[in-house]
RNA sequence: UAGACACUCUGGAAAGUCGGGGCCGAAAACCCCGCGCCGAAGGUGUAAGCGUCGCCGACAGAGUUCCGGCUGCGCGAGUCUCUCAGGCUUCAGACAGAGGGGCACGA
Repeated sequence: UAGACACUCUGGAAAGUCGGGGCCGAAAACCCCGCGCCGAAGGUGUAAGCGUCGCCGACAGAGUUCCGGCUGCGCGAGUCUCUCAGGCUUCAGACAGAGGGGCACGA
């Protein structure tokens, strides 16, 4: 000096202010049931490619190595995907900007 990472501030989309019941003096919030939806907490799946076991081919008569092909297995990105979770007036919220921090490693 830079980065992972966490914190603070600001901006921040989508989809029901749905119906019934509980709670309540009455509402809202919250809880339960039902129907309909959203994708941007988190999570799932997956391409190219890489690796690996086995088999086949070529080299070359045998073995090893290299090369090519096939099945299986593993790794593998996203604003894609699934809607598990979460959400559908608040809260939250990927991401972006700013601020001060910033172990270890490297220069």